Predicted 3D model of a 74-nucleotide RNA (transfer RNA) from a Candidatus Dojkabacteria bacterium. The coordinates come from a structure-prediction model, not an experiment, and the mean pLDDT is 80.
RNA sequence: GGGCGGUUAGCUCAGCUGGCUAGAGCACUUCGUUGACAUCGAAGAGGUCACAAGUUCGAGUCUUGUACCGCCCA
Numbered sequence: 001g002g003g004c005g006g007u008u009a010g011c012u013c014a015g016c017u018g019g020c021u022a023g024a025g026c027a028c029u030u031c032g033u034u035g036a037c038a039u040c041g042a043a044g045a046g047g048u049c050a051c052a053a054g055u056u057c058g059a060g061u062c063u064u065g066u067a068c069c070g071c072c073c074a
């Protein structure tokens, strides 16, 4: 330099063919249960969907560019 894949909650990841308000598990906070802790149950908080632009009535999803990470080729 060229090719491919990835970037969504603190962590690990889903999100199929664009559709109304973005989710799960773990972790965190509060409450219940216990003599206490753990387990378990209930509730809750937490997101500019990497960044920018474009297409569209509508974008996490499609297109382009940029950044970062990984793999392959040279």
Stems, first nucleotide, its partner, number of pairs: 001073007010026004019057001028044005050066005

Its Rfam family is "tRNA". By type it is a transfer RNA.